[in-house]
RNA sequence: UGAUAGAGGCGCAGGUUUCAAGAGUAUAACACUGCACAAGGCAGGGCAGCCGCAGUGUUAGAAAGGGGAAACUGCCGAAGAAGUGAGAUCCGCCCGGGAUGUUGCUUCUGGGAUGUUGCAGAAUAUGCAGCAGACUGUCACGGAAUCGUGGAGCGCUAUCA
Numbered sequence: 001u002g003a004u005a006g007a008g009g010c011g012c013a014g015g016u017u018u019c020a021a022g023a024g025u026a027u028a029a030c031a032c033u034g035c036a037c038a039a040g041g042c043a044g045g046g047c048a049g050c051c052g053c054a055g056u057g058u059u060a061g062a063a064a065g066g067g068g069a070a071a072c073u074g075c076c077g078a079a080g081a082a083g084u085g086a087g088a089u090c091c092g093c094c095c096g097g098g099a100u101g102u103u104g105c106u107u108c109u110g111g112g113a114u115g116u117u118g119c120a121g122a123a124u125a126u127g128c129a130g131c132a133g134a135c136u137g138u139c140a141c142g143g144a145a146u147c148g149u150g151g152a153g154c155g156c157u158a159u160c161a
Stems, first nucleotide, its partner, number of pairs: 001161006009076001011075004016070004027060009040051003044095004079109008088100004110136002114132007138151005
């Protein structure tokens, strides 16, 4: 220097099954009332197409994202985030805009938990980011030692060449 194999621990991620919640919500049918009829609504504009709008009552009544549990799979920059570039699919068509996912480059984060702030979310669940003081693993330095200080995973340990 290269290759291989490992370690941290409520360790990381993925999909399958199932459960709760979402929610008696959205929505549909019927009835009544009010408004509207060359107007209005269906996402910002236009086109096309379709359709009235709102409230109350009755009867039916979802889903998505996110979450818990079990086992499984792939793993230890596992993974996550930010910026930027290039495609793809979808939202009836166009413009604008949005959603999902793929991929290149750059930067940051060793790890989990707790508290707090912000964003997202139906939510007090949860996720992400910032901050805080502890804990923990690793290496370096100091020390007689319980320890102290500091660094970062492009690190550390072991083996082989």
Predicted 3D model of a 161-nucleotide RNA (Lysine riboswitch aptamer) from uncultured Blautia sp. The prediction has a mean pLDDT of 80.